[in-house]
Notes: This is a predicted structure of a 75-nucleotide RNA (transfer RNA) from an Armatimonadota bacterium. The source organism's lineage runs through Bacteria, Bacillati and Armatimonadota. Its Rfam family is "tRNA". Gene Ontology term of the family: triplet codon-amino acid adaptor activity. Its mean pLDDT, the model's own confidence on a scale to 100, is 81. The RNAcentral record of the sequence draws on ENA.
RNA sequence: GCCGGCGUAGCUCAACGGCAGAGCAGCGCAUUCGUAAUGCGCAGGUUGCCCGUUCGAAUCGGGCCGCCGGCUCCA
Numbered sequence: 001g002c003c004g005g006c007g008u009a010g011c012u013c014a015a016c017g018g019c020a021g022a023g024c025a026g027c028g029c030a031u032u033c034g035u036a037a038u039g040c041g042c043a044g045g046u047u048g049c050c051c052g053u054u055c056g057a058a059u060c061g062g063g064c065c066g067c068c069g070g071c072u073c074c075a
Stems, first nucleotide, its partner, number of pairs: 001071007010024004018055001026042005048064005
């Protein structure tokens, strides 16, 4: 330099044009003599960044950034 994959909550991942979700972690309450476990509830996101397409974009297109893998060139 070229090709491919990935980037969404603190972590692991869903959602593949139509209200952004789950599990774990966190917080509160209940239960217990107390803790753990369990149950109920709460909070947590400008979906990596910019632009475009569309009535509507996490999702489609372009550019950039980062991570991973492969190929190639030079020293």